[in-house]
Context: one part of a larger RNA
Molecule: large-subunit ribosomal RNA, domain IV
Organism: Coriobacteriaceae bacterium
RNA sequence: CUAUGGUUAAGGAACUCGGCACACUGACUCCGUAACUUCGGGAGAAGGAGUGCCCCCUGGACGUGACGGGACUCAGCUCCCCGAGCGCGUGGGGGUCGCAGCGAAAAGGUCCAAGCGACUGUUUAUCAAAAACACAGGACUCUGCUAAGUCGCAAGACGACGUAUAGGGUCUGACGCCUGCCCGGUGCUGGAAGGUCACGCGGAGGGGUCAGCCGCAAGGCGAAGCCCCGAAGCCAAGCCCCAGUAAACGGCGGCCGUAACUAUAACGGUCCUAAGGUAGCGAAAUUCCUUGUCGGGUAAGUUCCGACCUGCACGAAUGGCGUAACGACUUGGACGCUGUCUCAACCAUAGACCCG
Repeated sequence: CUAUGGUUAAGGAACUCGGCACACUGACUCCGUAACUUCGGGAGAAGGAGUGCCCCCUGGACGUGACGGGACUCAGCUCCCCGAGCGCGUGGGGGUCGCAGCGAAAAGGUCCAAGCGACUGUUUAUCAAAAACACAGGACUCUGCUAAGUCGCAAGACGACGUAUAGGGUCUGACGCCUGCCCGGUGCUGGAAGGUCACGCGGAGGGGUCAGCCGCAAGGCGAAGCCCCGAAGCCAAGCCCCAGUAAACGGCGGCCGUAACUAUAACGGUCCUAAGGUAGCGAAAUUCCUUGUCGGGUAAGUUCCGACCUGCACGAAUGGCGUAACGACUUGGACGCUGUCUCAACCAUAGACCCG
């Protein structure tokens, strides 16, 4: 010096990103116990007192049940009555020893306020346990049974030996109060009309070939058959179109003026939009400017709490705002406690160093 333990004057978080780590607390009995609350809790809240040993007094319930007495299906390992003694407590008084009586060990530190998540649970085996996932509850949607959905080429299987109070999918996430406006875009659902429109049907018409005919020839015309191309017309879904639908994907404005101090604008004008953000909340896990401003707490506070609203860029099931209880979560404060520190010292053990 390192590691692991132990003790420490005075101070007591001055340490530090942060009380990390340590220390304090700790058992049982009694007293006592706030806000808040979903009336269950909170709560072991908090905060106090007692605890050894010896003697005396106390005597409930319960257990065991001697002696004695009685009954009978009369001698049974039977039943009933009485109830001594013993065991197991509580309370009171007195005494006594030590520094110390749950004499060792094992055994909550506590409180206040805020954020997030209701909760118990689950998770990155091996750097993340959380505010992430799940959750009960809520909602939408699909599915009438050979169900929808899923796996498989199929047979077949799961769903389910279930049947809409059932099953699948998606979102939200206890509970309380609520969940506003927009269907123009995208999606989904519906729509016996109309437009567009594939295969197919259809076959107007055109063409090739060719017997034959005409011609001196070159060549021309050309039936049937075979073959090729092929217009109109008919024709599904989809798309267009018309509606509905936002707890579907999503979206939820700008400029100018105006009140008898000033300031502000209940009010007015105008442009645009599918509609212009309602309730509630708000410098927030969201606020750039920003350490916003005011108040609280501190001697001093970029954090924290309460307000304000100028919301760069909250906002209502990608839920909004609250909320008792809960949390190895996050943040701020306080008490207690301490070698975290002022500032270090000593002790023990194992190393480090020397010899081997």